[in-house]
A computed fold for a 75-nucleotide RNA from a Desulfobacteraceae bacterium, annotated as c-di-GMP-I riboswitch aptamer. Its Rfam family is "c-di-GMP-I riboswitch aptamer". Rfam's curators write: GEMM was predicted in a large-scale screen for bacterial structured RNA regulatory elements. Model confidence (mean pLDDT): 79 of 100. The source organism's lineage runs through Bacteria, Pseudomonadati, Desulfobacteria, Desulfobacterales and Desulfobacteraceae.
RNA sequence: ACCAAAAAAAGCCAAACCCCGUGUAAUCGGGGGGCGGAAAACCAAGGGUCUUGAAAAUACAGCCGGGUUGCCUGG
Numbered sequence: 001a002c003c004a005a006a007a008a009a010a011g012c013c014a015a016a017c018c019c020c021g022u023g024u025a026a027u028c029g030g031g032g033g034g035c036g037g038a039a040a041a042c043c044a045a046g047g048g049u050c051u052u053g054a055a056a057a058u059a060c061a062g063c064c065g066g067g068u069u070g071c072c073u074g075g
Stems, first nucleotide, its partner, number of pairs: 002075003012037002017032005035062001041068003046064002048060002051057002
């Protein structure tokens, strides 16, 4: 460097719900919490869903698919 998997170890993230704040809303941020995750890290150009809505715009990466990057172990 490449491939594989998530058994071990070290860690990481974090559902629902509650409190505070933001936004018309969906959502988002912080604290608690822990359903789960081998990329539950990042990317909204593809499909999909949500919100506002005439068009359209916004949101969701823990919906699918794709791209990039990353820890340990084995080959």